A computed fold for a 1436-nucleotide RNA from an uncultured organism, annotated as small-subunit ribosomal RNA.

[in-house]
């Protein structure tokens, strides 16, 4: 400053963005005491009158036009232009002017002729002339003096830093004047000199931009003229080559500039609105006049653009004055008053003028100030939130009591004023100067005081997740919004709308804009470049910046005294006036700065001496893959040529293409050809970097050492410039053995324009010339000086000396202090300090565009901007991850042994159907899974028929007395209709129970497992997971928990800045192997007995086997070997059992938003004559497919048939059934026993015999059919089960894929839960029979431990790149094309000012007229800078 909400009052302030265009009206005129006069007015005079009034009269008061004369250069506006002495500042003018004002001095004489007005005539629509007569002035001209002044020339004196400057004298030469009114003023003229404005010149000072590098012809000096108030190329003419620039010239863009304001500790950075100073303007652009002053805002002329009049011939205008109008804009006021003050013009004054000014008026635009009320004072409603129960409203109303500031009514009422003028008085000269007296206020009856008057008329915005003071509901449901930045919102929002309650300011309160601040994020104070942006590829050196010890001078720089300016304002101390503040007034301070002067001399500078320790020379000595030319070998390679010889070479992961019978490939001999130099060789040298490796010769450089001989600071660094500069790459000519981009073919693969083979061209190599970049790296610029150690190594030096073990100059490695964000660097610093250069200042855009060099070309340098993102990045840290390493375990691989995957059936699943086929469970961890029992029920679905306080639960209030039952009727039941019949207790109020009805409330298998809780699968019975202390790290975190060994183990040992401890392992616990003891029923039967066809059947026993209770037993405890220990081995040894003996329970921090709202439970939502509840049927049991899981089988180690033997765990009264008897059977009748160590349910395989002989079969049994049993209200959909009969697939099963390491796998058959009955082949358990096989950890899968990358942490199923579709949004090219800005050249050329000038004009001065010369403007071409546009078209 604007915009939203909103608003009492008063004081000080401030108030166009388009220098865009303006209607109206005002803003500069004054003077009659210059003047001719007299148009209006007024007064006197006169004259006429119809009594309205008229005419005449400069005679007076005044006065239009007009002559003059002073202002109209001030004051007021703007801020376009302008980067320049424009402005500040500070200094010179001896190189300068100055009206009016002051001061002094002297003069003011004597003519003259014009012309406005006015008259009189004429043009023209007007604006404006034109002609003629005839008149004044303080207009104008002539002459006269001329001290003074000024000019020229001559001669002197005194000064000053020059150039000069004062100043005497002579001479000679120019210029003066104005009156007015009456007597004293105003005024005219020359001269000096003073203030005052002014003007010139000079040092310093304050913009961007090298993607502007060169620029200038009057340009830079000279000489002479002009020209000016003066200096000066300021202009002419010669004459000379100069004169600016990297300390940024010249161009471009931007732009008033100070004082000062806003910020800031300060320094800065920003900015220039009011107010003062300066400067520039005046529609645009040019030019002069007049004048002391102007190139003039409201003069002049010309040109041009526009807008106006117009009779179309012509004319006329300039509000960036004030007020006010359109237009633009987000947006800024009255077409007020008034000269009373202040100030100005003008006049003798009175005065007049004055949009300057002071006043008012309109806007919360700011600042300041004040009110909307002070005290006492309950209780309830309301609103909000709640589990109890707070909050708010709230001392707030109400009601008492005070006060009266503002308002309002009324009464009084200012300061702002002092003078000029006028009148009277002193003093001296009617003028000045002081005194009295008189006049004069727009504001305004306005501040201000006083009285009376009612709390009366006066509160609002913003905000409430952090940052930032300030929380809860409720509504939304990634919706609708919110967001200054992080970022809220997907059904529990303190972020979004509301509302409650707060919190913050307050007549404001927020919102945007824009500036400084924080931000040391440009760092002078005060930053940095090894990896975060940043050391140039390397040297070499002009300019440049810095630079050793003594001395001695000056004194530029430094300091310090004095002195002058640094306008006022404004900031600041102090005090003052307005009731306070704001605001005003005075005084001081400040103003960091420039200049003078006088001084100090320590450091810096300059100049002179004079040193050796930087530098450098010399003399000796030694050393290098150091540089440039040249000669020389030798292997190997390849090619010829010959010999030997034969079928394959070659090449790969595997192979193919290639090359071979025309003789490879291998071997031998020769010979030629080009590159490259094994061994030595290194962690080693040497070079300024790039780089340099066979042997040698020569050239030429260099660093080291050792002398301490010479020079005497000759140094460091180093912008531009010069050189050098790997590989690729270019030109030009040569070589080309091998390799080898391009290209060619063979392979691999989905593809394979690639990795790999076969061949190959440029290249690689050399001479000459261009490029000039690299991870050109140590990612670390040079030099010098300083600062701990301990090691290896190179050349030297010094020592008798191989020990020891010293220095110089390099090369490494290790560790301190210190530094560093850490990693780390650490005398070769990245560490302490100098001195120089070169770079950086979010990430992308961009190692780009554009334009410029440079370059044959590629290409290089140089190097933005639009847009866009909220972050790129560094270093470490803890996980996770690797088709990375290391160790290690698991039925993980392997090695076995049986299955699955193909059949047919059973079951579950998806699908798909359906009126429903209820739900859920979906990799591993979902699919015979919840379901451990779906014919109704169940059931949670569907269809259809009912109830509605309901089927079941509490509890109110009100009525009934029942409820029910019992009959009747209708229905499929539920129900529902009618009739009947019917309570209890009591202390007599009433209680209890049911029912009707009313309210609260029930009920939901309704959503939401991503809102829970408990529960549960997996990882995993893997060996880990953590924590106190104390240690190290700025931290994160790490150590412990790592390392050596061991183990099934984070199990133990040993080591150890760790010591120690939890959860986890193991152990404790149940089973089960052996045994002791105890006790024996319903178990057992060994000796006695009795007993039977047999038979623990009976008496009896406690041994035995078994029950089920306690005990003991195994601990690497003994032995050998190995080992420090843990521990391992050992068909030892002992024992039933050996090295966690089997198996079971037991699941660490966690993961998987895993599963489960339908098991239970639980927030929130939703449904209430239904999403509740009852009934009857129906589905959950469909079926074209598809999986998973299982059963039956395909046979002969089998299948039938007979006949025989041997279990255990378990179950049982609505049950389990002996036994009989009937029925082929299933099963029925009949019936003993038993609530069970007592009775019952009880075995197969096996064994013994016999048949069947490899077939779709005496193998398999699915399917159909027909006949029954049983269970049940009820087997149609939809039950199992017998019996006859049918006899389907199907001959051991593709790719794949499960399980299992010993009493296991397989293979056999029992029991039990659910249950009336069963779709069970499931599940859970039991026991008989009873194997094979592990060489070992290379792959698969999971995992554990240490380590290493990592751009991943939703953590590889992670992240990410590029093209490419559509749409969009900035930007480059681009045929052209449009506009502006700026230059040159010609050509034209107003106005005007200057030079010329026979004829008109003037008596003269001097004038028109003509010509020149320079110009503003126009034309007309080049070229050259910006900006807009442009089909297409590049990338962002």
């Nucleotide at each position: 400053a604007a915009c939203g909400c909103u608003a009492g009052c008063g004081g000080c302030a401030g108030g166009c963005u388009u220098a865009c265009a303006c209607a109206u009206g005002c803003a500069a005129g004054c003077c009659g005491g210059g003047g001719g006069g007299u148009a209006a007015c007024g007064c006197g005079g006169g004259g006429c009158u119809u009594c309205g009034g008229c005419c005449c009269u400069g005679g007076c008061g005044a006065c239009g036009a007009c002559c003059g004369g002073c202002g109209g250069a001030c004051g007021g506006g703007u801020g376009a232009g302008u980067a320049a002495c424009a402005c500040g500042u500070a200094u010179g003018g001896g190189a300068c002017c100055u009206g009016g004002c002051c001061u002094u001095g002297g003069c003011u004489a004597a003519g003259g002729g014009a012309u406005a007005g006015c008259c009189c005539g004429u043009g023209g629509a007007a604006a404006c002339g034109c002609g003629g007569a005839g008149u004044a002035a303080u207009a104008c001209c002539u002459u006269a003096u001329g001290g003074c002044a000024c000019u020229a020339u001559a001669a002197g004196a005194c000064u000053g830093c020059a150039u000069g400057g004062u100043u005497u004298u002579a001479u000679a030469g120019u210029u003066a004047a104005a009156g007015g009114u009456u007597u004293a003023c105003c005024g005219g003229c020359c001269a000096a000199g003073g203030a005052u404005g002014g003007c010139c010149a000079u040092g310093c000072g304050g913009g961007g931009u090298a993607u502007u590098a060169g620029g200038u012809a009057g340009u830079u000096g000279g000489u002479a003229g002009g020209g000016u108030a003066a200096c000066g190329g300021c202009c002419u003419a010669c004459c000379a080559a100069g004169c600016c620039g990297a300390c940024g010239a010249u161009g471009c863009c931007u732009a008033u500039g100070g004082g000062u304001u806003c910020u800031a500790a300060a320094a800065g950075g920003a900015a220039g609105g009011c107010c003062c100073c300066a400067c520039a303007c005046a529609c645009u652009g040019g030019u002069a006049c007049u004048g002391a002053g102007a190139c003039a805002c409201g003069g002049a002329c010309c040109a041009g653009a526009c807008u106006c009049c117009u009779a179309c011939g012509g004319g006329a205008g300039g509000c960036a004055g004030c007020a006010g109008u359109g237009a633009g804009g987000a947006a800024u006021a009255u077409u007020g008053g008034u000269c009373a003050a202040u100030g100005g013009g003008u006049g003798a004054g009175a005065g007049c003028c004055u949009g300057a000014a002071c006043c008012a008026g309109c806007c919360a635009u700011g600042c300041c100030g004040c009110g909307u009320g002070c005290a006492g004072g309950a209780a309830g409603u309301g609103c909000c939130c709640u589990u109890a129960g707070g909050g708010u409203g709230u001392u707030a109303u109400a009601c008492u009591g005070c006060u009266u500031u503002a308002g309002c009514a009324g009464g009084g009422g200012a300061a702002g004023a002092a003078a000029a003028a006028g009148g009277c008085g002193u003093a001296c000269g009617u003028g000045u100067a002081c005194g009295c007296c008189c006049u004069u206020g727009c504001c305004g009856g306005u501040a201000c005081c006083c009285u009376g008057u009612c709390a009366a008329c006066a509160a609002g915005c913003a905000c409430c997740g952090g940052c930032u003071a300030a929380c809860u509901c409720c509504g939304u449901g990634c919706c609708a919004g919110c967001a200054g930045c992080c970022g809220c919102g997907g059904u529990a929002a303190u972020a979004c709308g509301g509302a409650g309650g707060g919190u913050g300011c307050c007549a404001g309160c927020g919102u945007u804009a824009u500036c400084c601040g924080g931000a040391u994020u440009u760092a002078u104070u005060a930053g940095g470049u090894u990896u975060a942006a940043a050391g140039g590829g390397u040297g070499u050196g002009c300019a440049g910046g810095c630079g050793g010890a003594c001395u001695a001078a000056c004194a530029a720089g430094u300091c310090g005294g004095c002195u002058g300016u640094g306008a006022a304002a404004u900031u600041u101390a102090c005090g003052g006036g307005c009731u306070c503040a704001a605001c005003c007034c005075g005084u001081g301070a400040c103003u960091u700065g420039c200049g003078g002067u006088c001084g100090a001399a320590a450091c810096u500078g300059u100049u002179g001496g004079u040193c050796u320790u930087g530098a450098g020379u010399g003399a000796a000595g030694a050393u290098g893959c150091u540089g440039c030319a040249g000669g020389c070998g030798g292997a190997a390679u390849g090619u010829g040529u010959g010999g030997u010889g034969u079928a394959g070479c070659g090449g790969u992961g595997a192979a193919a293409u290639g090359c071979a019978u025309a003789g490879a490939u291998a071997c031998c001999a020769c010979c030629c050809a080009g590159a490259a130099c094994c061994c030595c060789g290194a962690u080693u040298g040497c070079g300024a970097a790039g780089g340099c490796a066979g042997c040698u010769u020569g050239c030429a450089a260099a660093a080291c050492u050792u002398c301490c001989a010479c020079u005497g600071a000759c140094g460091c660094u180093g912008a531009u410039g010069c050189a050098c500069g790997a590989a690729a790459g270019c030109g030009u000519g040569g070589g080309u053995a091998g390799c080898g981009a391009a290209c060619a073919g063979g392979a691999u693969u989905a593809g394979a324009u690639a990795c790999c083979c076969u061949g190959g061209u440029a290249g690689u190599c050399c001479a000459c010339g261009c490029a000039g970049u690299a991870a050109a790296c140590g990612a670390u610029g040079a030099c010098c000086a300083c600062u701990g150690g301990c090691u290896u190594u190179u050349g030297g030096u010094g020592a008798u000396a191989c020990a020891c073990a010293a220095u110089c100059a390099g090369a490494g490695g290790c560790u301190g202090a210190g530094c560093g964000a850490a990693a780390g660097c650490a005398u070769u610093a990245a560490g302490u300090g100098g001195u120089c250069c070169a770079c950086c200042u979010g990430g992308g855009g961009a190692u780009u565009a554009c334009g410029u060099u440079c370059g044959c070309a590629a290409g290089a340098a140089u190097g933005a901007a639009a847009c866009u993102c909220a972050a790129a990045g560094g270093a470490a840290u803890u996980g996770a991850c690797g088709g990375g390493g290391g160790c290690c375990c698991g039925c993980a691989c392997a090695a076995g042994c049986g299955g699955a995957g193909g059949a047919a059936c059973a079951u579950g699943u998806g699908g798909u159907u359906u009126a429903a086929u209820u739900c859920g469970a979906u990799g591993a961890u979902a699919c015979g899974c919840g379901a451990g029992g779906a014919a109704c029920c169940u059931u949670a679905c569907c269809u259809g028929g009912g109830c509605u306080u309901g089927a079941a639960c509490u509890g109110u209030c009100a009525g009934u007395g029942a409820c029910g039952c019992u009959u009747g009727g209708g229905g499929a039941a539920a129900c529902c209709c009618a009739a009947g019949u019917u309570c209890c207790c009591u202390u007599c109020u009433g209680g209890g129970c049911a029912c009707u009805g009313u309210c609260a409330g029930a009920g939901g298998u309704g959503c939401u497992g991503c809102a829970u809780g408990g529960c549960u699968g997996u990882c995993g019975u893997c060996a880990g997971c953590u924590c106190g202390u104390g240690c190290c790290g700025u931290g994160a975190g790490g150590u412990g928990u790592c390392g050596g060994g061991u183990u099934a183990a984070g199990u133990c040992c040993c080591a150890u800045a760790a010591c120690g401890a939890g959860c986890g392992c193991a152990a404790c616990c149940c089973c089960u192997a052996u045994u002791g003891c105890u006790a024996g029923u319903u178990a057992c039967c060994a000796g006695c007995a009795c007993g039977u066809a047999a038979a623990g059947g009976u008496g009896g026993g406690g041994a035995c086997u078994c029950u089920a209770g306690u005990g003991a037993g195994a601990c690497u405890g003994c032995c050998a070997c190995c080992g420090u220990a843990a521990g391992g081995u050992g068909a030892g040894a002992g024992g039933a059992a050996g090295g966690c003996g089997g198996g079971g329970a037991u699941g660490a921090c966690g993961u998987c938003a895993a599963g489960u709202c339908a098991g239970c439970a639980c927030g929130g939502c939703c449904c209430u004559u239904a999403u509740g509840u009852c009934c009857a049927g129906g589905g959950c049991u469909a079926c074209a497919c598809a999986c998973g899981u299982g059963u039956u089988a395909c046979a002969a180690u089998g299948g039938c048939c007979g006949g025989u033997a041997c279990a255990a765990c378990g179950g049982g009264c609505a049950g389990c059934c002996a036994a009989g008897g009937g029925g082929c059977g299933a099963c029925c009748c009949u019936g003993c026993g038993c609530c069970a160590a007592u009775c019952c349910c009880c075995a197969a395989a096996g064994c013994c015999g016999g048949c069947c002989u490899u077939a779709g079969u005496u193998c398999g049994g699915a399917u159909c059919g027909c006949a029954g049993u049983c269970u049940g209200c009820a087997a149609c959909c939809c039950g199992a089960c017998u019996g006859c009969g049918u006899g389907a697939a199907g001959g051991u099963g593709g790719a794949u894929u499960c399980g299992c390491u010993a009493g296991u796998a397989a293979u056999c058959g029992c029991g039990c839960a659910u249950c009336a009955g069963c779709c069970a082949u499931g599940g859970c358990g039991c026991g008989g029979u009873g194997a094979a096989u592990a060489c070992g950890u290379u792959c698969c899968c999971g995992g554990g431990c240490c380590u290493u990358g990592u751009a991943c942490a939703c953590a590889c199923c992670g992240c990410c790149c590029g093209u490419c579709a559509a749409g969009c949004c900035a930007u480059g090219g681009a045929a052209g094309u449009u506009g502006g800005g700026g230059u040159u050249a010609c050509c034209u050329g107003a106005a005007g000012u200057c030079c010329g000038u026979a004829a008109c004009c003037g008596c003269a001065a001097g004038g028109a007229g003509c010509g020149g010369c320079c110009u503003a403007g126009g034309g007309u071409a080049a070229g050259u800078c910006c900006a807009g546009u442009g089909a297409c078209u590049g990338g962002g």
The RNAcentral record of the sequence draws on ENA, Greengenes and SILVA. Model confidence (mean pLDDT): 84 of 100. It matches the Rfam family "Bacterial small subunit ribosomal RNA". Gene Ontology terms of the family: structural constituent of ribosome and ribosome.